[in-house]
RNA sequence: GCCAGCUUAGCUCAGUGGUAGAGCAGCUGAUUUGUAAUCAGCUGGUCGUCGGUUCGACUCCGACAGCUGGCU
Numbered sequence: 001g002c003c004a005g006c007u008u009a010g011c012u013c014a015g016u017g018g019u020a021g022a023g024c025a026g027c028u029g030a031u032u033u034g035u036a037a038u039c040a041g042c043u044g045g046u047c048g049u050c051g052g053u054u055c056g057a058c059u060c061c062g063a064c065a066g067c068u069g070g071c072u
Base pairs, nucleotide, nucleotide: 001071002070003069004068005067006066007065010024011023012022013021018055026042027041028040029039030038048064049063050062051061052060
C1' cells in the first nucleotide's frame, strides 16, 4: 500500500427496516445465627462519528476513526 471482519450496558455478546435485549457484574429485598450460595425485584445505552436512502434505520448505502486478521 491492497483486501476482509468487527465497533450495541461496567465486561462478554444477541438483535437481517416498525418502542434495544440476555448472561455476568452492581444495588435492594427474601432466606441464614452470620457469610457464601440460591430466589425475587431494580438500576444502567446519543447502538464509534458524520452524512445519505426511507413514513420509519442498531439494521440498508457512503465517508471517516479505532481494533483485529490476511496479502504484498
This is a predicted structure of a 72-nucleotide RNA (transfer RNA) from Verrucomicrobiota bacterium JB025.
The sequence was found in a public genome assembly.
Rfam family: tRNA. Rfam's curators write: Transfer RNA (tRNA) molecules are approximately 80 nucleotides in length.
Taxonomically the source falls in Verrucomicrobiota (Bacteria, Pseudomonadati).
Model confidence (mean pLDDT): 83 of 100.